[in-house]
RNA sequence: GGGUCGAUAGCUCAGCCGGUAGAGCAGUGGAUUUUUAAUCCAUUGGUCCGGGGUUCGAUCCCCCGUCGACCCA
Numbered sequence: 001g002g003g004u005c006g007a008u009a010g011c012u013c014a015g016c017c018g019g020u021a022g023a024g025c026a027g028u029g030g031a032u033u034u035u036u037a038a039u040c041c042a043u044u045g046g047u048c049c050g051g052g053g054u055u056c057g058a059u060c061c062c063c064c065g066u067c068g069a070c071c072c073a
Base pairs, nucleotide, nucleotide: 001072002071003070004069005068006067007066010025011024012023013022019056027043028042029041030040031039049065050064051063052062053061
């Protein structure tokens, strides 16, 4: 230098061809327990890496950039 993949909640990740984003863990409140842990119930939390474009509408499609992993040279 060229190419492929990835970036979504505090963390690990889903989201199958465009239709207003979810799970587990964690946090908070409660139940249970002598207490803690475990378990159960409820609940908080997201500029979907950044900027443009297409579209009525973009996490998803197109372009550019940033960061990370890998491959080629």
The RNA shown here (transfer RNA) has 73 nucleotides and comes from a Polyangiaceae bacterium. Its Rfam family is "tRNA". Its family is annotated with triplet codon-amino acid adaptor activity in the Gene Ontology. Model confidence (mean pLDDT): 81 of 100.